[in-house]
RNA sequence: GCCGGGGUGGUGUAACAGGCAGCCACGAGGGACUUAAAAUCCCUUGCUCGAAAGAGCGUGCGAGUUCGAUUCUCGCCCCCGGCA
Numbered sequence: 001g002c003c004g005g006g007g008u009g010g011u012g013u014a015a016c017a018g019g020c021a022g023c024c025a026c027g028a029g030g031g032a033c034u035u036a037a038a039a040u041c042c043c044u045u046g047c048u049c050g051a052a053a054g055a056g057c058g059u060g061c062g063a064g065u066u067c068g069a070u071u072c073u074c075g076c077c078c079c080c081g082g083c084a
Stems, first nucleotide, its partner, number of pairs: 001083007010026003019067001027045006046057004060076005
């Protein structure tokens, strides 16, 4: 240099013929049970603003297409593999 795969909450991952972003698991916080604990069960858990209701933002970065992009297109950055 060329080719392929990938980058999504704190972590590992899901969601695609473009339509509510965050499924599932782990972790974390609170509660139940217990003499106490473990195990088990229940609830909560992206960020910002707000007393709350709610609003805005958020899928590596930037741009494009579109009513609408995690998804499609282009450029760039990073990681993994292959070829030279």
Predicted 3D model of an 84-nucleotide RNA (transfer RNA) from a Candidatus Sungiibacteriota bacterium.
Its Rfam family is "tRNA". By type it is a transfer RNA.